Model confidence (mean pLDDT): 81 of 100. The RNA shown here (FMN riboswitch aptamer (RFN element)) has 113 nucleotides. It was read from a public genome assembly, where an Rfam model found it. Rfam family: FMN riboswitch aptamer (RFN element). Its family is annotated with FMN binding in the Gene Ontology. Rfam's curators write: The RFN element is a highly conserved domain that is found frequently in the 5'-untranslated regions of prokaryotic mRNAs that encode for flavin mononucleotide (FMN) biosynthesis and transport proteins. For this family Rfam cites "Regulation of riboflavin biosynthesis and transport genes in bacteria by transcriptional and translational attenuation" (Vitreschak et al., Nucleic Acids Res, 2002).

RNA sequence: AGAAAACUUCAGGGUCAGGUGAAAUUCCUUCCCGGCGGUAUACCCCGCGCGCUUCGGCAUGAACUAGUGAAAUUCUAGUGGCGACAGUAAAGGCUGGAUGAAAGAAGUAUUGU
Numbered sequence: 001a002g003a004a005a006a007c008u009u010c011a012g013g014g015u016c017a018g019g020u021g022a023a024a025u026u027c028c029u030u031c032c033c034g035g036c037g038g039u040a041u042a043c044c045c046c047g048c049g050c051g052c053u054u055c056g057g058c059a060u061g062a063a064c065u066a067g068u069g070a071a072a073u074u075c076u077a078g079u080g081g082c083g084a085c086a087g088u089a090a091a092g093g094c095u096g097g098a099u100g101a102a103a104g105a106a107g108u109a110u111u112g113u
Base pairs, nucleotide, nucleotide: 001113003111004110006108007107008106009105010104017029018028019027031093032092033083034082035048036047037046038045043081044080051058052057063079064078065077066076067075085096086095087094
């Protein structure tokens, strides 16, 4: 240095303010947030996880324009869009399953090359 199998730890953010109403952090205006791997740095390019399950499977959101550059649907500028399940006045942001699970990240000691 690479390989095998084992164990440990870590691993998701957000409703400010106003309006209507008997009641809404759920509606309306506005505000706010963006897991992991890949790739020129990505919520909306490709893939994975998160959900449900009779364990066979099922489900799985959303972007364009201009500029720079060797290279960017990732950067810069502008204008848009999206977000599981259960509860509750209809929820990406509240409460709950969840002190859970997990993509994955890091580490420990072992074996043999």